[in-house]
This is a predicted structure of a 72-nucleotide RNA (transfer RNA) from a Patescibacteria group bacterium. The RNAcentral record of the sequence draws on ENA. Model confidence (mean pLDDT): 82 of 100. It matches the Rfam family "tRNA". About the family: Transfer RNA (tRNA) molecules are approximately 80 nucleotides in length.
Order: sequence, then structure tokens, then C1' cells
RNA sequence: GCGCGAUUAGCUCAGUGGUAGAGCAUUCCGCUUACAUCGGAAAGGUCGCUGGUUCAAUCCCAGCAUCGCGCA
Repeated sequence: GCGCGAUUAGCUCAGUGGUAGAGCAUUCCGCUUACAUCGGAAAGGUCGCUGGUUCAAUCCCAGCAUCGCGCA
């Protein structure tokens, strides 16, 4: 330099155009003498950035950034 892949909650990951989710973690409540487990609830997101397409974009397109793999 070229090609491919990834980027979504604190962490690990779903989500193929129509209101952003799960598990773990955190906080609170229940249970317990207490802790753990278990049950319930809450909080936590400019969906990496910029632009484009569309009535509508996490999703499609282009560029950029970071990371990984491969080729040279």
C1' cells in the first nucleotide's frame, strides 16, 4: 500500500428500514438471625465520527478513525 472483518449500556453480545434489547455487573425491595442463592423492580445508550439515500437509518451507500486478520 491492497483486501476482509469488527465498532451498540460498565463488561460480553443480540438486533438485516418503522418506539434500541438480553446476560453479567450496579442500586433498591422481598426472602434470611446474617450472608449467599432465588424472586421482583430501577437506573444506565448522541448505536465510533462526518456526510448521503429514504417519509423514516443501529440497519443501506461513501469517506474518516480505532482494533484485528490476511496479502504484498